[in-house]
Molecule: transfer RNA
Organism: Candidatus Woesearchaeota archaeon
RNA sequence: GUGGCUGUGGUGUAGUCCGGCAGCACAUAAGACUGUGGAUCUUAUAGCCCGGGUUCAAAUCCCGGCAGCCACC
Numbered sequence: 001g002u003g004g005c006u007g008u009g010g011u012g013u014a015g016u017c018c019g020g021c022a023g024c025a026c027a028u029a030a031g032a033c034u035g036u037g038g039a040u041c042u043u044a045u046a047g048c049c050c051g052g053g054u055u056c057a058a059a060u061c062c063c064g065g066c067a068g069c070c071a072c073c
Base pairs, nucleotide, nucleotide: 001072002071003070004069005068006067007066010026011025012024013023020056028044029043030042031041032040049065050064051063052062053061
């Protein structure tokens, strides 16, 4: 340089094919329970790599970037 794959809360991931309220687990915080703690239960906090386009509506489709990985050269 060329081609391909991946990027979603603090962490690990689902959702992308076929556009329609962004879900689960862990973690963290508060409360309940407990003689204290742990465990358990309830609630809350927090996210679509960046920019632009299409659309009533984009994590999803299109264009351009960035980062990581793989293959070729």